[in-house]
Molecule: Bacterial RNase P class A
Organism: Dongiaceae bacterium
């Protein structure tokens, strides 16, 4: 220069005006409260209105898919049964299904990358379609032998090497053997098992025996081994508007009837009366007495929850990391129809058109995905356009 691996940051800048949220100062007014006989004083009590100070969205704030902190309901601890998750092996963490270091197994020349990676000699089920045959052996074409022939083949027997079928067909390769095969024998590789020896472990080596016994599937069923009580900030605490509603006392007032019971009290149904409205009357529809005091329960609002936290920054340490400790040194969003935003000017990335071998000039566009809502740790998506570190591979030149 070219293609590419991997890790990491940032994701517009600078200045004017104009407004929004929160939060502190002063000042003013109206309210409330408390002292005082009163004028009148106080008040980190509340609301507005001005002025001036601070601070104000993310790397994903998303998707709500995992973990957990926090309220809250339930439960004697525990255990164990269903049912749901997790599954190589060590480590880190509050904890995870995350992350880190191995291992194994695949892929790449490589840097590097991908894996749902306990058990299939516990049991059961399946293994389409194609094939003779799909799990326990078995022969479709074929190959050797005999024997018989019309000379096309047919029948007994032996084989599993070669064809052919499928994702898989009872170890691969080779050389002996053989009537042709065949682990039938050998040697290498593969599988088992055994002993050692590295390693905490996963596994990995050297040695040795076995002639190949165990086909594949647990994102089938089970089986082992941990883990799991539910619902969630609309959780959940507090104070609460009234000509709303509930209850308890006492006063005053107060018709019939039927059911109930005891011809009684409560209750409950009806007529009557009282009041409201609708259309004045008929007529249907709602309510069912007023007073006083007192209780507590709750709506609409409001308040807390709610921003000091598994907290950000810097260094030093222990560690391969993942993270952990130490000092120090900052306080940094908190809304509730829900702020963080508008406009202009200058630049800096990018883009497109013109000019120019080229550097580079002029013109015009012109900021990606998104938006907190109880909070924190992870994944998983989305993102316009840039920097930065290391590394691998292939040309070139000195």
């Nucleotide at each position: 220069c070219c293609a590419g691996a991997c890790g990491g940051c940032c994701g517009g800048a600078u200045g004017g005006c104009c407004g929004c949220c929160u939060u502190c100062c002063g000042c003013g007014c109206c309210g409330g409260g408390c002292g005082g006989c009163g004028a009148c004083g106080c008040c980190g009590c509340g609301g507005c209105g001005c002025g001036g100070g601070g601070g104000g969205a993310g790397g994903a704030a998303a998707g709500u898919c995992c973990g957990g902190g926090c309220u809250c309901c339930a439960c004697g601890g525990a255990a164990a049964c269903a049912c749901g998750g997790u599954g190589c092996c060590g480590g880190g963490u509050a904890a995870c299904g995350c992350c880190c270091g191995g291992c194994g197994g695949g892929g790449g020349c490589g840097a590097c990358c991908c894996c749902a990676g306990g058990g299939a000699a516990a049991g059961u089920g399946c293994c389409a379609c194609a094939g003779a045959a799909a799990g326990c052996a078995a022969a479709c074409c074929g190959c050797c032998c005999g024997g018989c022939u019309c000379c096309g083949g047919c029948c007994g027997g032996g084989c599993a090497a070669g064809g052919g079928u499928g994702a898989a067909a009872g170890g691969g390769u080779g050389c002996g053997g053989u009537a042709a095969g065949a682990g039938c024998g050998c040697a290498c590789c593969g599988c088992g098992c055994c002993u050692c020896c590295g390693g905490c472990a996963a596994c990995g080596g050297c040695g040795g025996c076995g002639g190949c016994a165990c086909g594949g599937u647990a994102a089938a069923c089970c089986c082992c081994a941990c883990c799991g009580g539910g619902a969630g900030c609309a959780a959940g605490a507090c104070c609460g508007c009234g000509u709303a509603g509930g209850g308890g006392c006492g006063g005053c007032a107060c018709g019939c009837c039927g059911c109930g019971g005891a011809c009684g009290a409560a209750g409950c149904g009806g007529c009557a009366g009282a009041c409201g409205g609708g259309u004045c009357u008929u007529c249907g529809c709602g309510u069912c007495g007023c007073c006083g005091c007192c209780c507590g329960g709750g709506u609409a609002g409001g308040u807390c929850g709610c921003g000091u936290g598994a907290g950000g920054c810097g260094u030093c340490c222990g560690g391969u990391a993942a993270c952990g400790g130490g000092c120090g040194u900052c306080c940094c969003a908190g809304a509730u129809g829900a702020a963080u935003g508008g406009c202009c000017a200058u630049c800096c990335a990018c883009c497109g058109c013109c000019g120019g071998c080229a550097a580079c000039g002029g013109c015009g566009g012109g900021g990606a995905c998104a938006g907190a809502a109880c909070c924190c740790g992870g994944c998983u998506u989305a993102c316009a356009g840039g920097c930065c570190g290391c590394c691998u591979g292939g040309c070139c030149c000195g």